[in-house]
RNA sequence: GCGCAUAGCCAGGGGCGCCGCAAGGCUGAGACGUACCCUUCGAACCUGAACCAGAUAAUGCUGGCGGAGGGAGGUUGAACCGGAGCGCU
Numbered sequence: 001g002c003g004c005a006u007a008g009c010c011a012g013g014g015g016c017g018c019c020g021c022a023a024g025g026c027u028g029a030g031a032c033g034u035a036c037c038c039u040u041c042g043a044a045c046c047u048g049a050a051c052c053a054g055a056u057a058a059u060g061c062u063g064g065c066g067g068a069g070g071g072a073g074g075u076u077g078a079a080c081c082g083g084a085g086c087g088c089u
Stems, first nucleotide, its partner, number of pairs: 001088004007076004011039004016033001017026003045070003051064004
């Protein structure tokens, strides 16, 4: 010096189910939150799927399907304080 990684800003993508009259309960990061998750190094999320197996009061609840097919990015270049990594030259 360059790159990676990290971070900021802006922008974008996404889901919201089950039981219950309700209160509330279950899973989950999130079940309508000024929240949460994810943005190509992409398992956020969608499709297959009114799928298959198991469990449950019930449900994508768990596993399979499955690294299958899709899936949303620009910028700053240490960039709030402190601290500070790796590789190449």